[in-house]
Molecule: c-di-GMP-I-GGC riboswitch aptamer
Organism: Sulfurimonas sp.
RNA sequence: AUUGAAAAAGCCAACCUUACUGUGAAGUAAGUUCGGAAAGUCAUGGGUCUCAAAAUGAGAUUGCCAGACUGCCAAAU
Numbered sequence: 001a002u003u004g005a006a007a008a009a010g011c012c013a014a015c016c017u018u019a020c021u022g023u024g025a026a027g028u029a030a031g032u033u034c035g036g037a038a039a040g041u042c043a044u045g046g047g048u049c050u051c052a053a054a055a056u057g058a059g060a061u062u063g064c065c066a067g068a069c070u071g072c073c074a075a076a077u
Stems, first nucleotide, its partner, number of pairs: 001077002003074002011036002016031006034063001040069003044066003047061005
């Protein structure tokens, strides 16, 4: 440097439950652990979803895909 999720260190936390916020999609915290090799960051392109006066409007989602930037480990090359 490539490659990868076997091992190990550390990390994240779907669904569900409870509380709070929001008209809503959703978000935050706790419990739980389905999973993740970028499930780290960025709404940039597409997708999906919400509100709505149905739109050349306002939003949500990066754990849907792509792109950009950054990063841990090492069975293997």